[in-house]
RNA sequence: UAUUGAGAAUUUGAUCCUGGUUCAGGACGAACGCUGGCAGUAUACCUUAAGCAUGCAAGUCGAGCGGGGGUUUGUUUGGCCGUAAGGCCUUAUAAACUUCAGCGGCAGACGGGUGAGAAUAGACAGGAAUCUACCUUUUUGUGGGGAAUAGCUAGCCGAAAGGCUAAUUAAUACCGCAUAAGUCCGCAAGGAGAAAGGCCUUAACCGGCCGCAGAAAGAUGAGCCUGUUCGCUAUCAGCUAGUUGGUGAGGUAAUGGCUCACCAAGGCGACGACGGCUAGGGGGUGUGAGAGCACGGCCCCCCACAAUGUUACUUAGACACGGAGCAUACACCUACGGGUGGCAGCAACUGGGAAUUUUGCACAAUGGACGAAAGUCUGAUGCAGUGAUACUGCGUGUGGGAUGAAGGCCCUCGGGUUGUAAACCACUGUGAUAGGGGAAAAAAUUUUGAUGGUACCCUAUUAGAAAGCACCUGCUAACUACGUGCCAGAAGCCUCGGUAAUACGUAGGGUGCAAGCGUUGUCCGGAUUUAUUGGGCGUAAAGAGUAUCGUAGGCGGUUUUUUAAGUAUCGGGUUAAAGCCUGGGGCUCAACUCCAGAGAUGCUCGAUAAACUGAAAGACUAGCGGUUAUUCGGAGUUGCCAGAAUUCUUGGUGGAGGAGUAAAAUCCGUUGAUAUCAAGAAGAAUACCAAAAGCGAAGGCAGGCAUCUAGGAUAUACCGGACGCUGAUGAACGAAAGCUAGGGGAGCGAAAGGGAUUAGAGACCCCUGUAGUCCUAGCCGUAAACUAUGAACACUAGCUAUCUGAAUUUUUCAGGUGGUGCAAGCUAACGCGUUAAGUGUUCCGCCUGGGGAGUACGGCCGCAAGGCUAAAACUCAAAGGAAUUGACGGGGAAACGCACAAUCAGCGUGCCAUGUGGUUUAAUUGGAUACGAAACCUUGAACCUUACCUGGGUUUGACAUGUGACUGCAAAUCUCCGGAAACGGAGACUCCUUCGAGGGUGUCACACAGCUGCUGCAUGGUUGUCAUCAGUUCGUGUCGUGAGGCGUCGGCUUAAGUGCCGUAACGAACGCAACCCCUGUGCUAUGUUAAAUAUCCAUAGCAGACUGCCUCGGUUUUUUCCGAGGAGGAAGGAGGGGAUGAUGUCAAAUCAUCAUGGCGCUUACAUCCAGGGCUACACACAUGGCGUAAUGGGCAUAACAACGGGGUGCGAAGCCGCGAGGCGGAGCAAAUCCUUAUAAAUAUGUCCUCAGUUCGGAUUGCAGGCUGCAAUUCGCCUGCAUGAAGGGGAGUUGAUAGUAAUCGCAGAUCAGCAACACUGCGGUGAAUACGUUCUCGUUUCUUGUACACACUGCCCGUCAAGUCAACAAAGUCAGUAGUGCCCGAAGUAGGUACCCAUAACCGCAAGGGUUGGGCCUCCUAAGGUAAGACUGGCGAUGGGGGCUAAGUCGUAACAAGGUAUCCGUACUGGAAGGUGCGGAUGGAUCACCUCCUU
Repeated sequence: UAUUGAGAAUUUGAUCCUGGUUCAGGACGAACGCUGGCAGUAUACCUUAAGCAUGCAAGUCGAGCGGGGGUUUGUUUGGCCGUAAGGCCUUAUAAACUUCAGCGGCAGACGGGUGAGAAUAGACAGGAAUCUACCUUUUUGUGGGGAAUAGCUAGCCGAAAGGCUAAUUAAUACCGCAUAAGUCCGCAAGGAGAAAGGCCUUAACCGGCCGCAGAAAGAUGAGCCUGUUCGCUAUCAGCUAGUUGGUGAGGUAAUGGCUCACCAAGGCGACGACGGCUAGGGGGUGUGAGAGCACGGCCCCCCACAAUGUUACUUAGACACGGAGCAUACACCUACGGGUGGCAGCAACUGGGAAUUUUGCACAAUGGACGAAAGUCUGAUGCAGUGAUACUGCGUGUGGGAUGAAGGCCCUCGGGUUGUAAACCACUGUGAUAGGGGAAAAAAUUUUGAUGGUACCCUAUUAGAAAGCACCUGCUAACUACGUGCCAGAAGCCUCGGUAAUACGUAGGGUGCAAGCGUUGUCCGGAUUUAUUGGGCGUAAAGAGUAUCGUAGGCGGUUUUUUAAGUAUCGGGUUAAAGCCUGGGGCUCAACUCCAGAGAUGCUCGAUAAACUGAAAGACUAGCGGUUAUUCGGAGUUGCCAGAAUUCUUGGUGGAGGAGUAAAAUCCGUUGAUAUCAAGAAGAAUACCAAAAGCGAAGGCAGGCAUCUAGGAUAUACCGGACGCUGAUGAACGAAAGCUAGGGGAGCGAAAGGGAUUAGAGACCCCUGUAGUCCUAGCCGUAAACUAUGAACACUAGCUAUCUGAAUUUUUCAGGUGGUGCAAGCUAACGCGUUAAGUGUUCCGCCUGGGGAGUACGGCCGCAAGGCUAAAACUCAAAGGAAUUGACGGGGAAACGCACAAUCAGCGUGCCAUGUGGUUUAAUUGGAUACGAAACCUUGAACCUUACCUGGGUUUGACAUGUGACUGCAAAUCUCCGGAAACGGAGACUCCUUCGAGGGUGUCACACAGCUGCUGCAUGGUUGUCAUCAGUUCGUGUCGUGAGGCGUCGGCUUAAGUGCCGUAACGAACGCAACCCCUGUGCUAUGUUAAAUAUCCAUAGCAGACUGCCUCGGUUUUUUCCGAGGAGGAAGGAGGGGAUGAUGUCAAAUCAUCAUGGCGCUUACAUCCAGGGCUACACACAUGGCGUAAUGGGCAUAACAACGGGGUGCGAAGCCGCGAGGCGGAGCAAAUCCUUAUAAAUAUGUCCUCAGUUCGGAUUGCAGGCUGCAAUUCGCCUGCAUGAAGGGGAGUUGAUAGUAAUCGCAGAUCAGCAACACUGCGGUGAAUACGUUCUCGUUUCUUGUACACACUGCCCGUCAAGUCAACAAAGUCAGUAGUGCCCGAAGUAGGUACCCAUAACCGCAAGGGUUGGGCCUCCUAAGGUAAGACUGGCGAUGGGGGCUAAGUCGUAACAAGGUAUCCGUACUGGAAGGUGCGGAUGGAUCACCUCCUU
């Protein structure tokens, strides 16, 4: 001496970074909202420097002067009264006191206000050429004269304000004379040169006091000068004629261009002049860890101003707030002639505004003016009043009090909470009210208190007057209910609200602060977000195209000496007071205030030191430069030359096409193309070499030879001796495109034309083709001008390739160009890494959220195009970088799947059945709706079902539980009547009992029941799908800042994340596989059926298969795996089939199976009944059946199954019927009986012979049967008759073996059946797979990404609509500062020969002198005028921009985004855009070359 630094939210699916936005803190001369008890101390028009009624704010001195008035006293004149004493009136005079205006003196320049303007201001430190009244000190003097003038009086003018004339008067007013200094002037001689008295005392002098004058000092105050410092702006770059200096003069208190004359041509400026905008400055205040940043209210210092502008006078001091003159604006008075005024003093008022107080008391204190003093004056000041405006303090009670009261709120209905809170009991009196006492502040003996009967003290009474505000999603302390339903609203940011809102509104509860609390505004902080402390620039914003030349500036190698500017140390001065800090003291404490101290980082003076920097002088050689030698190169310039190719022309040959494309066409060609040969012409570009290479500052540079020019490197010595580095402004160069003029023009080729493509195609593709591309001369000055990486120097591991040079090779050195890198280090990461993005130094350039915008305006450049420089309003909460995980790609690689291919059979056509949509309807109940809805829920709608519609009934209910009351009695059941029935009415019949009205039942009333009503987007459960795909994860460890990665990857392999090997992984879990069921073989045991158990069959158990064994082959790691063959076996490589479905996805489906939160209905959305509907029918779709026929159809005859089912059941034989069926009733609860035997396809025989048929059977008519209360809407079956359509477009489905195809059988549901469906069963029984290019789907790896609701993604531009701000704009209005000219008030100064006037002095006088007026001149405010400049407002219209709900047109970009994208430029098009030329990779993919690593 110090004791001091906190973060959070928000970009993303997640991460790190960059970067902005927002919040938490403190503060205020504040305002607003709600609320409000007391006291103290402060503080109060920030806006219109707008205007101001009224009152007050600067007067005082009679001891400077004369006079007027009043009072008192003395003396005195005259008069009257009175006997007198004396009284009254009056004249003059004197004195005292007092008062009034005037002359005179001092003050009025202070105090008080405000901040408009301004840099001549302010702050700090200095200086010399000055003045200073009053005050202090010293010294000298104060003699003697004079002339006026206000006042007063008289007259006059005027409305007033005011003024004129005459007479008269005083002074500390005025003027001479005398005298005079250490005064002033002058070189000197010499000259100039003042004054005033008053009061006290005294008889008077003397004396004293206050004054006056000259001089010298001091103090105080003021003026002037210098240095440093003190806002923004360069879209203000040049400014300046009194300007800069000199000489002389004038002027001033004083220096000075301060002013003037002359002379010279200077002065200022990128270290920012000049201009513009803004603003009083400082001490200090707020904040901050500090550095800083912002501010300048109260208090103190300075400045400036006083309605606006200007001018001087007076004075010690003013160019003067409450003085003067003039001009202007405004206001007032007026008799219209003329006058008056200036609150930015204190109050007050009007206006403005979000907003800021009383027309108060007193000079008692402090201070000021005057005075000798008393004293007077003082809106300074001291006090009071108003305002929660701020700070500070106090209070609104304290203790006890549980039935945890009531009420409120919540609730799981149990309770919880408000809450000891209240009530209630006891106490206290800060405060309130009333009464009483009552200060200090007074210094100074007496007197003197506005505040104020205030502070304070005492007494009494009284818990009585005295709590609110904001918030409660996160940040951020504090949670529930109801209401609302993207509405109303909230919000500081992110955001909340679309029916379960802790975010809106209300309530309860809670949290925070508290006489306040919130909101708004502003400042600082957080913000290291302008970074001095303390940031950056490869990709986030940011390295100028080059750094080639180079100015200013900045920085600079080694060494010696000197110096002391910087630097360091020590000391002196100053940095006002107040404030801040520390320590004390006083108000009861505190705020507040007093005292003391410290500090004040700054400036300045002096001293010391000499390391470093600087300066001066000298020396050196390591930097730099030069000389010599050698050498290198697509470095530049100019000229000449060369060959190949292309096109064209001519001629020959030849004869039908050529050209072009994905495919075509436009186009060329029988007037002879293309092709080919020969000759010729023209222009442009230079194959191979060639490269990772080379050169150049960059742009860029390529055939060969020559000329001229520049540069680098190496080697060796020598020379110069810091000559260097960087480099604002500046100069130069600078691809392509483009421009001007003139040439040239082969090929290519913007524009343009045509052909295609397309929905369109102003494009991609094709055929032509002009500018241009080329040259000369000039301009332009930009590119992804990129290594997105400024230049220079030094240092910091390596390895490797290559170029140039040196030495003879190995090898090394120097300089360049590349690669790699887990060296270190750096970086957000990617990456960089001796060619740094590492570590340091120097200098320059640039950045500060996205958009608006590299735009507007202005300026400069350009012929133009345009370039350079470069904003703001407004708007958003992000924009962005790198990396991660996914998803996606008209990216890649690998693999799989009836995915394609191959094959078979279909669908799509017809008819019918069924389901769905749509339509219809009183209702056609509801759900499912890409795959993954649609012969699905429904495994069976005539009634029922049934949820729908119409109509008719019931209301504690069709159903459950409980309570209370009542009464009857069993309830039932039966009969009759009405009715479509439900139901209603009537009647009959009728209880048990322990006798308690107990049980049961009924009726009534309450609780409640009930709902296929809503929400599957509140849910459980269940299910579908990806997908029976091979995946999904975890622990530990490890890598990474992190999200995350590794494991789970690579190689081989598998049906498989199946297995093996490698490996920072090692293990594990859910999935795969296996375990389970059926089936195929055998064995054992058992045996209900007519017998038997030999076969078969059934049941139960066991065995069996594992690449286990052998051979060969492939891959290879002695692993594993695969393939072929063999043995054995019933079966061979998972034997076949099933069940089994990981983590998750789709807010997938289901509230109508069920359950369930919430909501809704409750004489109805509940419930009962009858009838109807779910079966409708122009049509569309889906799934099936039958077909279209000869591999067939009809008829006849003949064979062979399995799974199953059966009691309100299956039902045999026999008989009847053409048949459906009927009669019948044996047998069977079933290995026994029935279904059931004729299973069908099949086989044999026969007819049909390719046709709408002996195919096909729809449709329709008639006649029947069966079930059932019931067959019309609306069942099935039989017989006879009828006899429709009819090989299927685009497209599309299933299937890989006992499969497809084909054939029949059984079952569930069920009275019956719309079943051609579904679930099972067996019979007959194929074809094909080259293969993975393509389609679809899936898995893994990799890559790109602007996607993450994840490509059904994202997203661009025009147009249309609304709205906002800015820009341009014919013009118009206003303002600001200047310039030229005109005019020019008052006033200072100067002139004045002419005019007028003129007391003091001179003169006897005339007159002189002096002074004033008038007149003139210079300067000058305001004004006028002219042309411009700048700023602002408005502005028809125009162009673009931003923002808006889901509009229109296209689809430009992101994936190879479907033509890779982007940059510059030019042309062009509705629009994104397209094309040409040059450039970049910030392009995917494939191939090749080269290099590197291992």
Molecule: small-subunit ribosomal RNA
Organism: soil metagenome